Predicted 3D model of a 73-nucleotide RNA (transfer RNA) from a Tepidisphaeraceae bacterium.
Order: sequence, then structure tokens, then C1' cells
RNA sequence: GGCCCCAUCGUCUAGAGGCCUAGGACACGCCCCUUUCACGGGCGCGACACGGGUUCAAAUCCCGUUGGGGUCA
Repeated sequence: GGCCCCAUCGUCUAGAGGCCUAGGACACGCCCCUUUCACGGGCGCGACACGGGUUCAAAUCCCGUUGGGGUCA
């Protein structure tokens, strides 16, 4: 340098054009439980890498950029 794959809460992940104001688990905060801690229960917090395009409608499809991985040289 060519080609291919990936990028979503702090972490792991669901999503496959409209049911999404994006769901779950762990973590974190508050409350309940407990003499206290742990366990358990309830509530809360928190994300679509960036820029364009297609579409009535995009996390989802297309192009580019950035970052990561693989492969060929």
C1' cells in the first nucleotide's frame, strides 16, 4: 500500500428501515432488608466513533474519515 471485518451506557452486549424516548447484565448512586457487612429486593444514573448521502422515516442501507483487528505483499 491492496482487500476483508468491526465501532452502541464505565464494561459486556441486544438491535437487521417505523413497535426505539435504544433494551438487558455487571458496575455505580439512593432506599428497603440486616445489630453491621454480604446476599436479596426496589428505584435511579448512563450509549449509537465522526462527516455526508439515500428515504416520508436511519443505531440499522450507501460513501468518506478516524480508530481497532485480520489477511496478502
The coordinates come from a structure-prediction model, not an experiment, and the mean pLDDT is 83. Its Rfam family is "tRNA". Gene Ontology term of the family: triplet codon-amino acid adaptor activity.